[in-house]
RNA sequence: GCCGUUUUAGCUCAGUUGGUAGAGCAACGCAUUCGUAAUGCGUGGGUCGGGGGUUCGACUCCUCUAAACGGCA
Numbered sequence: 001g002c003c004g005u006u007u008u009a010g011c012u013c014a015g016u017u018g019g020u021a022g023a024g025c026a027a028c029g030c031a032u033u034c035g036u037a038a039u040g041c042g043u044g045g046g047u048c049g050g051g052g053g054u055u056c057g058a059c060u061c062c063u064c065u066a067a068a069c070g071g072c073a
Stems, first nucleotide, its partner, number of pairs: 001072007010025004019056001027043005049065005
């Protein structure tokens, strides 16, 4: 230098013919307990890596770009 993969909640990851963004763990609250842990129930938490475009509508399609990893040279 060229090609490919990945980037979504604090962490690990789902999420398709484009149509309200989710799970587990963690955090917090309540119940239970003398107290803690465990358990049960519930709550909050996201500008979907960034900019631009297409569309009535974009995590999803197009384009530019950043970072990580891999392959080729």